A computed fold for a 98-nucleotide RNA from uncultured Ruminococcus sp., annotated as SAM riboswitch aptamer (S box leader).
Model confidence (mean pLDDT): 83 of 100.
NCBI's taxonomy places the organism under Bacteria, Bacillota, Clostridia, Oscillospiraceae, Ruminococcus.
Its Rfam family is "SAM riboswitch aptamer (S box leader)". Its family is annotated with regulation of gene expression in the Gene Ontology.
The model forms 94% of the base pairs in the Rfam consensus.
The RNAcentral record of the sequence draws on MGnify.
């Protein structure tokens, strides 16, 4: 810094013991009926791999994920019309792959 994806999935386990949901800001919520964090399990086709392409299968390899849309909102716009909720899109993160 490029690029693709980010409402789908995924446990009643085992250790731990007070925090947690990325940073700040406001909200909302999870959690001693056990957070975080490791370890099993497990989910997922981004890379690999396997079919001749397309497409389709692979989870024995390299990542990744496993509450709630990336929890939600913050900036710009649409429609609404005062006051709540809705929809695009940015910004910022997240993961992959270059």
């Nucleotide at each position: 810094c490029u690029u693709a994806u980010c409402a789908a999935g995924a446990g009643u386990g085992g250790c731990g013991g007070a925090g947690g949901a990325a940073a700040c800001a406001g909200g909302u919520c999870c959690u001693u009926u056990g957070a975080a964090g490791c370890c099993c399990g497990g989910c997922a086709a981004c890379c690999g791999g396997u079919u001749u392409u397309a497409a389709a299968c692979u989870a024995u390899g390299g990542u990744g994920c496993u509450a709630a849309a990336u929890c939600c909102u913050g900036c710009g716009g649409a429609a609404g019309u005062u006051u709540u909720a809705u929809c695009c899109g940015a910004a910022a993160g997240a993961u992959g792959a270059g």